A computed fold for a 353-nucleotide part of an RNA from an uncultured organism, annotated as small-subunit ribosomal RNA, central domain. The prediction has a mean pLDDT of 84. It matches the Rfam family "Bacterial small subunit ribosomal RNA". Its family is annotated with structural constituent of ribosome and ribosome in the Gene Ontology. RNAcentral holds the full RNA, with entries from ENA and SILVA.
[in-house]
Context: one part of a larger RNA
Formats: sequence, structure tokens, C1' cells
RNA sequence: CUGGGCCUUAAAGGGAGUGUACGCGGAAAGUGUCGUCAUGAGUGCAAUUCGCGGGCUCAACCCGCGGCUCUGCUCUUGAUACUGUCUUUCUUGAGUAGUGGAGGGGGAGAUGGAAUUCCAGUGUGUAGCGGUGGAAUGCGUAGAUAUCUGGAAGAACACCAGUAGCGAAGGCGGUUUCCUGGCCACAUACUGACGCUGAGGCUCGAACGCGUGGGGAGCAAACAGGAUUAGAUACCCUGGUAGUCCACGCCGUACACGAUGGACACUAGAUAUCGGGUGAUUCAGUUCAUUCGGCAUCGUAGUUAACGCGAUAAGUGUCCCGCCUGGGGAGUACGCUCGCAAGGGUGAAACUC
Repeated sequence: CUGGGCCUUAAAGGGAGUGUACGCGGAAAGUGUCGUCAUGAGUGCAAUUCGCGGGCUCAACCCGCGGCUCUGCUCUUGAUACUGUCUUUCUUGAGUAGUGGAGGGGGAGAUGGAAUUCCAGUGUGUAGCGGUGGAAUGCGUAGAUAUCUGGAAGAACACCAGUAGCGAAGGCGGUUUCCUGGCCACAUACUGACGCUGAGGCUCGAACGCGUGGGGAGCAAACAGGAUUAGAUACCCUGGUAGUCCACGCCGUACACGAUGGACACUAGAUAUCGGGUGAUUCAGUUCAUUCGGCAUCGUAGUUAACGCGAUAAGUGUCCCGCCUGGGGAGUACGCUCGCAAGGGUGAAACUC
């Protein structure tokens, strides 16, 4: 470079968004003719090669003429369907305005009850409690466990709760106030292609970990002890520090998964459910039908190596990006770069099967 691929088996979808360049791009009329197509001309060395003729006695070889080739470039004249240009117009893509709607979407503050632990009442009460397969370490006559009253602290929000909802992903769940993003439906009006994708860039990004300062109830790496065992640096038990929580700043990785990139169009249905609309219907937002947008299960055609997927496609097509090319060596080494560090990103080869 070409070809083929990317759910799993089976290498490969970037963790997610935003957006620059590039690439691609709706309907109609006109314009010009860049691409495109056609006509003609010039040029594209010669040798070689092919055909014919000729010269060495033949041939090889050599000479002449003609053809082929050089797939190209330049110019001329023309065509105007398609792509692009320019001009004008359009509304179906995209967006704006309006009226409603659902939601654990995000940020900040306030606040509530249950539970847990601790403290006090030298409350009540007495010899055990706790724990296990069974035990022991541990706690307890300095009065524990149990029980009652009061107080303190931190963290998480039972039931509702769902096959449910929201968010780009990570993720989001007590109540309430303020600020704030997106989404859906409806019926009009407006703008008039303003769109899709997106190398770099920028932003977000669970948990762990790191820095500074707070906080620390429960849980709990490390650690200590008790058991178990041949041993037991474990599984079980008693304790227990980082951490888990908050503020600010880093880290930038995950089975970051639907192991399925984004957008648009088209292609049987059935059922459940969430949020709207419309029309019937009802005591009743009660039921039915239909329609738009989600979320699921089954399934036709089709597809797939099969499993399966099947309008939320892995079907049929178009556009753009990322990525793959036997296993190991190896996500290693080296270099560069980011980071306080831990480490991250990029990313080989020898050798070997």
C1' cells in the first nucleotide's frame, strides 16, 4: 500500500464527553465549466519488440520503411448528467420561541429518626459474658453481660425499591430549601442546511494510593495474640493502625462490560413496564384503542462458525473516527513524556515454539 476484519469462542471499540483541522453531507432552479467525458493537435530520445523489404553465400548480425508501446503531460474545440464553485429559493435535517411533564441528573446549605460505640446515673441486678465445628486468647466481683434513664460522637440512610427511574461515562437513594444541566410530549410560529464524524487539544473519570489540614462511631489491609495444622507467614476467633469520612490539591487506572464506537435511513409481529399526547369509556386517570419517547422479554425475514442477534440488530445500506494481523518474550527493555511518589502514556527486538 492492498485486502479482510473488530459481542463471546477468536487478535481487535479509544473509560466517557466536548470540539480544532481533515473527511462526508438535504430539496429546487440557474450560473460558470475545476473535476469528469468527448474531438483534434503537439510532445512523450534512440535502441529493443512485431510486420515487410534489403545487405554480409545462409543464419546470428546489420540497414531501411511501417506498426506497437511509452497507460503520461500541454494546448484546442465541445458536452453539462454527476461532484465541487457561485447566485437565488425551499423546509423535511438541525435549531429557537411557547405550553405542560417525569426523574436517586449535578452543586451548596439546613435538618430527622432507627441502629452502633463510648460516657454518666458509684440506677436495677449477680456471676458470668463473649466467641466457635469444638475451644482458647479477650472482657468481668475495681460489679461486666442483661436492663432502664440521660448525654456525646461519627458514619450510613431500613421499609417505599421495581425486570423501575436519571445521567455522556464514571455513577446517583432519608427529608427539605436555594442554585443548576439535560430529556420528553403537544400545537403553532420563526431561522433556513446552520448538519454528521472527529487525528491532535481540552474537560470529566469507581476504588486504591499520594500531599496539607481536620475528623474518627462502626468496619478494617498491616500488625499482635488465640486456635486449626505435619507446617499455617491463611481460611475461623479476640484485638487493632493506616484507610474508609470532610476541605483543597494530585493520581488517571478497572471485568471503566452490553466484553457490542458515533450518526442517519430502511426492514413482520407478540407481550410486560416507565413518561407524555389524542379518541372512546367509567363512580373513579377506571378500562380500552391509538400515537410519540424510553426500558425489557420472546420472535419473523435476514444474519452468524456456532452460541446467539433480531426496529435498543450482531439484518440491509451510507459517512467519519479508533483498533487488529500466530503464542511466548511483553504491556517488558530503551528513549521521550506526564507524576511529589506509587506509577501512567507511548512501546520494540534478540531468542524461542